[in-house]
Molecule: transfer RNA
Organism: Sporomusa ovata
RNA sequence: GCGCCUGUAGCUCAGCGGAUAGAGCAACCGCCUUCUAAGCGGUUGGUCGUAGGUUCAAUUCCUACCAGGCGUG
Numbered sequence: 001g002c003g004c005c006u007g008u009a010g011c012u013c014a015g016c017g018g019a020u021a022g023a024g025c026a027a028c029c030g031c032c033u034u035c036u037a038a039g040c041g042g043u044u045g046g047u048c049g050u051a052g053g054u055u056c057a058a059u060u061c062c063u064a065c066c067a068g069g070c071g072u073g
Stems, first nucleotide, its partner, number of pairs: 001072007010025004018056001027043005049065005
């Protein structure tokens, strides 16, 4: 340089045109417990990498760029 993959909550990931964008872990609050842990209930937390385009509608499709990974000359 070229090709492919990935980018969504603090972390690991799901969601692949239309629902209020979700789960687990973490954090916080409460219940339980003599206390802690475990367990149970709840709450907070998202410019969906950036910018354009297509569409009535984009996390999802297209293009460019950015970052990371793999392969290759």